[in-house]
This is a predicted structure of a 371-nucleotide RNA (Bacterial RNase P class A) from an Acidimicrobiales bacterium. The sequence is in RNAcentral, with records from ENA. The organism belongs to Acidimicrobiales, within Bacteria. The model forms 89% of the base pairs in the Rfam consensus. A source record names the gene rnpB. It matches the Rfam family "Bacterial RNase P class A". Rfam classes the family as a ribozyme. From the family's description: Ribonuclease P (RNase P) is a ubiquitous endoribonuclease, found in archaea, bacteria and eukarya as well as chloroplasts and mitochondria. Its mean pLDDT, the model's own confidence on a scale to 100, is 77.
């Protein structure tokens, strides 16, 4: 100098004019009456407060509220390496393992497939106690030829080295298919081959020693020679989980209507009680509705406000400037432009995820150059 990685922060300031919402206060207006007090809201003045890093998605958890609930189990759902942390979480921190990057570093729905069941598309001969398309072999058996040997008077019979065929059959090394083909390399072995045998390596199981709280890591011995993948398929294991949500829920409560009571009538000497009543009443009570308030916050509701315009500045970009500093890169001054993205609370809080113009700060990595 260039290219990157990680963490944190800002995402504006000053003034003027106009405007919006909450609260307080003063005034005007309206209402009530006890006539100087109380109440009201869609008025005005003043004061004061008034969005975010995500207020967003509503994904996880908690507070709060109502409903349900003896205890245990089944069913259902969620979580899933280890140790911490937290009120709690699927969060956070530190680590382990696996994967990616030269690296700083990043990513991971990361328990069990040797409990059982199931699945493995297409291609391919064969996809899980596998298989034979091309290919290799064809020792052995079969067929054909057959030097030669033996027997026979002869026709012929018996044997047969060797050669051929690829018929039976053998093989799984090589080719080919596939995401995946039942360990890899070498030597031996064989008709050809193969863990068929052996050595080394990889992997699995098991035992021992060492380190770590643990996940796990390091080293050594033994074993059969090799065991596929998928649990975001059922399932198994461990742990956790009651439901609905501020339109929760609580309080006050009109008019019309409804129900009950009192007043009326009957039974009756009276009370209680029962029955009747079409209408009635300035009467009383009840639940519910409209509506209001609380829940509700040092922004805060009617799902509704928190803004607009102008000027200047910060910021960043550009410059054809008789300018200044500097060896230069560059900086200053001046001129022009820009002055911004994503987005906006609605019961509250803790997290996660997603969106975001531009800029700043700190730490680190790699490459090249100079000393």
């Nucleotide at each position: 100098u260039g290219a990157g990685c990680c963490g944190g922060c800002c995402a504006g300031g000053u003034g003027g004019c106009c405007g919006c919402g909450g609260c307080g206060u003063c005034g005007a207006c309206c209402c009530g009456c006890u006539u100087g007090c109380g109440g009201g809201g869609a008025c005005g003045g003043c004061g004061u407060c008034g969005a975010g890093g995500a207020a967003g998605g509503u994904c996880g958890g908690g507070g709060c509220u109502c409903c349900a609930c003896a205890g245990g189990g089944c069913a259902g759902g969620g979580u899933g390496c280890u140790g911490g942390u937290u009120a709690g979480c699927g969060g956070c921190c530190a680590g382990u393992c696996g994967g990616g990057g030269c690296g700083a570093c990043c990513c991971g729905c990361a328990g069990g497939a040797a409990a059982g069941u199931g699945c493995c598309a297409c291609a391919g001969a064969g996809a899980a106690c596998a298989g034979a398309c091309c290919g290799c072999c064809g020792a052995u058996g079969g067929c054909c030829g057959g030097a030669c040997c033996g027997g026979g008077a002869g026709a012929c019979c018996g044997g047969g080295a060797c050669g051929g065929c690829a018929c039976a059959g053998g093989c799984a090394a090589g080719g080919g298919u596939g995401a995946a083909a039942c360990g890899g390399u070498g030597c031996g072995g064989u008709a050809a081959g193969a863990g068929c045998g052996c050595a080394c390596c990889a992997g699995c199981g098991u035992c021992c020693g060492g380190g770590g709280c643990g996940a796990c890591c390091c080293g050594g011995g033994c074993g059969g020679c090799u065991c596929g993948g998928c649990a975001a398929a059922c399932c198994c294991c461990a742990c956790c989980c009651g439901g609905a949500g501020c339109a929760a829920g609580g309080c006050c409560a009109a008019g019309c209507g409804u129900g009950g009571g009192a007043c009326g009538g009957g039974c009756g000497g009276c009370c209680c009680g029962c029955c009747c009543g079409a209408u009635g009443u300035c009467c009383c009570c009840a639940g519910g509705u409209a509506g209001g308030c609380c829940g509700c916050a040092c922004a805060g509701a009617g799902g509704g406000a928190u803004g607009g315009c102008c000027a200047c500045c910060a910021u960043c970009c550009g410059g054809u400037g008789u300018c200044c500093c500097g060896c230069a890169a560059g900086g200053g001054c001046c001129c022009g432009g820009u002055g911004c993205a994503c987005a906006g609370a609605a019961c509250c809080c803790c997290g996660c995820c997603u969106a975001u113009c531009g800029g700043c700060c700190g730490g680190c990595u790699c490459a090249c150059c100079g000393u």